[in-house]
């Protein structure tokens, strides 16, 4: 170099279905409110925004069981670029993006529990950060089996 392989509430994809999201957003009447279109300028008033009823009433990311499918930097994230998609009412510039794919690159061995924070509807969940015991996996010490220490560009096995 090649090729097979380990860690385990091990990692991702996808699908049915399930709680929530929500009696929310939005529609339609029906009253009422004020010079009024939200980043900049224009149109626009038979518009627009807010407030209360009334009648009807969603979804999508997130999530969870099952099954099924790839896997073991699995995957997950910072940052940059470059295509496409959304959004900021409509047109013009302007901006945005828990959007989506793709590269290049830094950083995390893994789940698990506490706190901050942040997205998000959310006591889910996720990701960042710090601590915490556990677990695997190599070195280097002591030895009835443990202690310090690194990091997956690692480790094992075979050729």
């Nucleotide at each position: 170099g090649a090729u097979a392989g380990a860690g385990g509430c091990g990692c991702g994809g996808c699908g049915c279905g399930c709680a929530a999201a929500a009696g929310u957003a939005g529609a339609u009447c029906c009253g009422g409110c004020g010079g009024c279109a939200a980043c900049g300028g224009g149109a626009a008033u038979c518009g627009g925004g807010c407030c209360g009823g009334a009648u009807g009433g969603a979804a999508a990311g997130g999530g969870u069981u099952c099954g099924c499918c790839g896997c073991c930097g699995a995957g997950g994230u910072g940052c940059a670029u470059a295509c496409g998609g959304c959004c900021c009412g409509c047109c013009c510039g302007g901006g945005g993006c828990g959007c989506g794919c793709a590269u290049g690159u830094g950083c995390c061995g893994g789940g698990c529990c506490g706190c901050a924070g942040g997205g998000a509807a959310a006591g889910a969940c996720g990701c960042u950060g710090c601590g915490g015991a556990c677990u695997g996996u190599c070195a280097c010490g002591g030895a009835a089996u443990u202690g310090u220490g690194g990091a997956g560009c690692g480790c094992u096995a075979u050729c």
Record summary:
A computed fold for a 159-nucleotide RNA from a bovine gut metagenome, annotated as Lysine riboswitch aptamer.